Context: one part of a larger RNA
C1' cells in the first nucleotide's frame, strides 16, 4: 500500500466550531484540462510468448517473428468531471408571526433542616451497635421553648419529563445572552457537507495564591470486631467540598454506537407547535412537523440484540484497529508549578 473491519471479540478522536484538503444540487453556453477514439514517434539490449536452430537431452544458448504498460505530438469526439459566464429553487441561510425549556453569565432574595452561641424550663442520663466500648453529661448534657450567627443544598412539584455540542444544568425574582421548534413561503441563490493540524470548552479529584468552612469527610486519632483488621461497623477529625483568579485536560468523558444526506411496513406512549372535525373553554378523534421511549414488517447479525433516533440500503468526509503478554510502559520529543499527562516503541516470550 491493499484487503477487512471498528454495539459486545482489537477498533469512533471526550466535544463541538472552524482552516488547508477531499466530496457537493437543477438547467443552458463556451471550452478541451481530466476523459475517449484514430494516426504518429518512442518503448535499447536482455527477459516474456511463437516458430527454427546448436551442444547426446534439458538447463543453458544463436536466428526469426510478435507482443508490450506508460510516455512525447497531432486529429477529432463532448456524455461525464473540472473551468468560465448567464440563469434557477428543492440544499442552505434570512426576514415576519407564534412557542417551550434545570441552556449559559451576574446581582438580589426566601423557606425548612444541620452545627453553633445566648436565656429559659427541667433532672440523669445521653448517644451509639448485631451486641459494645470509646464520646458528650452535675462547671447541668439529651430533651423542650424563645432569640441570633453561620454556610452550604434546594424537600414536595420530579417524570423513560425538558435543555445543552459534550461535560453538563433543579427554590424564586431580575438584568444580560446562546442554541431550538412551529407556521408563512416574503428575500438571498449552491452561499453546501465533512474536516488533518492549529486554536476553543471539557465531571470528579488533585495543584498555585488569597478568601470561606455549617453539614459531610480522605489521612490521621481512639473504640469494636478478629488468629491479625494497617479494613467493614462506631467516636471524634484535617486537607477537601464553597467562592474568586488562574492551571491541570484526564474518566466505564458509555448509546462502550464518529458526523451529514436519501431511501425502506407498522403498532404504542407521552414532550413541543400547526391544522381540520366536533365540543363549548374541558375533552376527544383525524392529521402533519420537531424531539423523546417501548415492541416489532423486510433487511442485517456469531450470537445477544438492532430495526425511519438502525447496528438495514447507499454516497461523501474525518478518527482509529490488524493475536496475546511485555505495555494507557522505557527512550525521545512536546506540554505541565508539580502530580503527571499527549505521542509512543523494542529485546523478550506464549
Nucleotide at each position: 500500500c491493499u484487503g477487512g473491519g471498528c454495539g459486545u471479540a482489537a477498533a469512533g478522536g471526550g466535544c463541538a466550531a472552524g482552516u488547508a484538503g477531499g466530496c457537493g444540487g437543477u438547467c443552458g453556453u463556451a471550452c478541451a484540462a481530466g476523459u475517449u477514439a484514430g494516426g504518429u514517434g518512442u518503448g535499447a539490449c536482455a527477459u516474456c510468448u511463437c516458430c527454427c536452430g546448436g551442444c547426446u537431452u534439458a538447463a543453458c544458448u544463436g536466428g526469426g517473428a510478435g507482443g508490450g504498460a506508460g510516455c512525447g505530438c497531432u486529429u477529432a469526439a463532448a456524455a461525464c468531471u473540472a473551468u468560465a459566464c448567464g440563469a434557477c429553487u428543492a440544499g442552505a441561510g434570512g426576514g415576519c408571526g407564534g412557542a417551550a425549556g434545570a441552556g449559559g453569565g451576574g446581582g438580589g432574595u426566601a423557606g425548612a433542616a444541620c452545627u453553633c452561641c445566648u436565656a429559659a424550663u427541667g433532672u440523669a442520663g445521653c448517644g451509639g451497635u448485631g451486641g459494645a466500648a470509646u464520646g458528650c453529661u452535675c462547671a447541668g448534657a439529651u430533651a423542650u421553648u424563645a432569640g441570633g450567627a453561620a454556610g452550604a443544598a434546594u424537600a414536595c412539584c420530579a417524570g423513560u419529563g425538558g435543555c445543552g455540542a459534550a461535560g453538563g444544568c433543579g427554590g424564586c425574582c431580575c438584568c444580560c445572552u446562546g442554541g431550538u421548534c412551529c407556521g408563512u413561503g416574503c428575500c438571498u441563490g449552491a452561499c453546501g457537507c465533512u474536516g488533518a493540524g492549529a486554536g476553543g470548552c471539557g465531571a470528579a479529584a488533585g495543584c498555585u495564591a488569597g478568601g470561606g468552612u455549617a453539614g459531610c469527610a480522605a489521612a490521621c486519632g481512639g473504640g469494636c470486631u478478629u488468629a491479625g483488621a494497617u479494613a467493614c461497623c462506631c467516636c471524634g477529625g484535617u486537607a477537601g467540598u464553597c467562592c474568586u483568579a488562574g492551571c491541570u485536560g484526564u474518566a466505564a468523558a458509555c448509546g462502550u454506537u464518529g458526523g451529514a444526506u436519501a431511501c425502506u411496513a407498522g403498532g404504542u406512549a407521552a414532550u413541543g407547535g400547526g391544522a381540520g372535525c366536533u365540543a363549548a373553554c374541558a375533552u376527544g378523534c383525524u392529521u402533519u412537523c420537531a424531539g423523546u421511549g417501548c415492541c416489532g414488517a423486510a433487511g442485517c447479525a456469531a450470537a445477544c440484540g438492532c430495526g425511519u433516533u438502525a447496528a438495514g440500503u447507499a454516497u461523501c468526509c474525518c478518527g482509529c484497529c490488524u493475536g496475546g503478554g511485555g505495555a494507557c510502559u522505557a527512550c525521545g520529543a512536546u506540554c505541565g508549578c508539580a502530580a503527571g499527562a499527549u505521542u509512543a516503541a523494542a529485546a523478550c516470550u506464549c
Predicted 3D model of a 350-nucleotide part of an RNA (small-subunit ribosomal RNA, central domain) from a metagenome. Its Rfam family is "Bacterial small subunit ribosomal RNA". Gene Ontology terms of the family: structural constituent of ribosome and ribosome. The coordinates come from a structure-prediction model, not an experiment, and the mean pLDDT is 87.